Predicted 3D model of a 474-nucleotide part of an RNA (small-subunit ribosomal RNA, 3' major domain) from a metagenome. The prediction has a mean pLDDT of 85. The full RNA is in RNAcentral, with records from SILVA.
Context: one part of a larger RNA
RNA sequence: UGACGGGGGCCCGCACAAGCGGUGGAGCAUGUGGUUUAAUUCGACGCAACGCGAAGAACCUUACCCAGGCUUGACAUCUCCUGACAGCUCUAGAAAUAGGGUCUCCGGGGUAACCCGGCAGGAAGACAGGUGCUGCAUGGCUGUCGUCAGCUCGUGCCGUGAGGUGUUGGGUUAAGUCCCGCAACGAGCGCAACCCUCGCUGUGUGUUGGUCCGCAAGGAUCUCUCACACGGGACCGCCGGUGAGAAGCCGGAGGAAGGUGGGGAUGACGUCAAGUCAGCAUGGCCCUUACGUCUGGGGCUACACACGUGCUACAAUGGGUGCGACAACGAGUUCCGAGCUCGCGAGGGUAAGGCAAUCUCUUAAACGCAUCCUCAGUUCGGAUUGAAGGCUGCAACUCGCCUUCAUGAAGUCGGAAUCGCUAGUAAACGCAGAUCAGCUACGCUGCGUUGAAUACGUUCCCGGGCCUUGUACA
Numbered sequence: 001u002g003a004c005g006g007g008g009g010c011c012c013g014c015a016c017a018a019g020c021g022g023u024g025g026a027g028c029a030u031g032u033g034g035u036u037u038a039a040u041u042c043g044a045c046g047c048a049a050c051g052c053g054a055a056g057a058a059c060c061u062u063a064c065c066c067a068g069g070c071u072u073g074a075c076a077u078c079u080c081c082u083g084a085c086a087g088c089u090c091u092a093g094a095a096a097u098a099g100g101g102u103c104u105c106c107g108g109g110g111u112a113a114c115c116c117g118g119c120a121g122g123a124a125g126a127c128a129g130g131u132g133c134u135g136c137a138u139g140g141c142u143g144u145c146g147u148c149a150g151c152u153c154g155u156g157c158c159g160u161g162a163g164g165u166g167u168u169g170g171g172u173u174a175a176g177u178c179c180c181g182c183a184a185c186g187a188g189c190g191c192a193a194c195c196c197u198c199g200c201u202g203u204g205u206g207u208u209g210g211u212c213c214g215c216a217a218g219g220a221u222c223u224c225u226c227a228c229a230c231g232g233g234a235c236c237g238c239c240g241g242u243g244a245g246a247a248g249c250c251g252g253a254g255g256a257a258g259g260u261g262g263g264g265a266u267g268a269c270g271u272c273a274a275g276u277c278a279g280c281a282u283g284g285c286c287c288u289u290a291c292g293u294c295u296g297g298g299g300c301u302a303c304a305c306a307c308g309u310g311c312u313a314c315a316a317u318g319g320g321u322g323c324g325a326c327a328a329c330g331a332g333u334u335c336c337g338a339g340c341u342c343g344c345g346a347g348g349g350u351a352a353g354g355c356a357a358u359c360u361c362u363u364a365a366a367c368g369c370a371u372c373c374u375c376a377g378u379u380c381g382g383a384u385u386g387a388a389g390g391c392u393g394c395a396a397c398u399c400g401c402c403u404u405c406a407u408g409a410a411g412u413c414g415g416a417a418u419c420g421c422u423a424g425u426a427a428a429c430g431c432a433g434a435u436c437a438g439c440u441a442c443g444c445u446g447c448g449u450u451g452a453a454u455a456c457g458u459u460c461c462c463g464g465g466c467c468u469u470g471u472a473c474a
Base pairs, nucleotide, nucleotide: 001474002473003471004470005469007468008467009466010465011464012463013462015458016457019421020420021419022418023417026312027311028310029309030308031307032306033305034303035302042053043052064298065297066296067295068294069293070292073127077126078125079123080122081121082120083119087102088101089100090099091098092097105118106117107116108115109114129287130286132285133284134283138281139280140276141275142274143272145270150189151188152187153186154185155184156165157164158163169180170179171178195264196263197262198261200232201231202230203229204228205227206226209222210221211220212219213218235258238252239251240250241249242248314414318373319372320371321370322369323368324367330361331360332359335354336353339350340349341348342347380411385406386405387404388403389402390401391400427450428449429448430447431446432445433444
């Protein structure tokens, strides 16, 4: 000087408390451990691994296993030779591949021989190739403490020196934020602000949007809703109180908004030899008829178990049926697909419009009204299983999703323990999108709709900041 203390003081944070809803029990989904396996590819392991890399494992992907092939190779450059190759088709084969038939080079220059280039095949070797190892050799990127308020420097001063001072102190703040004081005076990286978005408003511009007129064609208008550009607006600015005539704090007015207005982006010096050699790059090591590469099939989907994360429930604030109402974000040409039509339905047929403020996905659902059910393993719950179908795709056996009929399991609110959340939040409800042929999505990322309870307080648990104290620790 730090770190640590079941030392002290001060102060924060859904840290506790006060509340609301969960997890832990059930079934299922998903990830992991374990076990199994020819293989169940690999990585991630307290918080900060475990619906994580996976924003899409039937083949492919794929890195694993079995089998069948290739060896200058699936891919790049160089040298030489040849002029075809591909496509179509036949044979063998599981395919890769091998053989046969058909067809037979292209562009430029030159009178020509030929030259140059492209493409394809062959030969030899230089080399390619490796998701093989090392994240404790690395770059880059990322997580984490933590959006915590800290981390430092120059000069000066103090100290033999390590170092201190500044950065401590008195107040204050979300903040090393600001004020005052002070052997310090300044400065940098952080904080804040500048950026995006939502909330009020003015001006401008109105089509595909809104409104009005009209049966329609069309017309008018943008005052209003809306759209998108540029502005205004909030600064403790005003008033009162308080404070040290400070910084600020408390209350009030006005205002759409009030004290950082809500949300986002933004992550200091550093810590964890944290994570990633399998995204990429890369040193070293290793393989080179294989640890490379091609193909078929299998596996990653196994299943006595254990854990994490979720979904659906156990019901009447509910379940079923009918009718009725109101969104926003988005996406669409190998696509979204209206309408009509067939089917109980998943879906099929036909097909308008739409590269989209125009058309479509697109009827939002919870909700409201009416009605049935009346406390029961039930008209709760939907697992499991049987049958029949639909769709995608070369192909749904291993191993897809969906529909209809039948079947109806556990489950009556969950032990110890444990998680999230302070407001348009929690909880509840649906919708959209990426990936994507399809989908194991109940995941993820967004979007709107309905919309609470509680916070006395800081003694205690956890994490953190500042000062101080002890230390045989560094």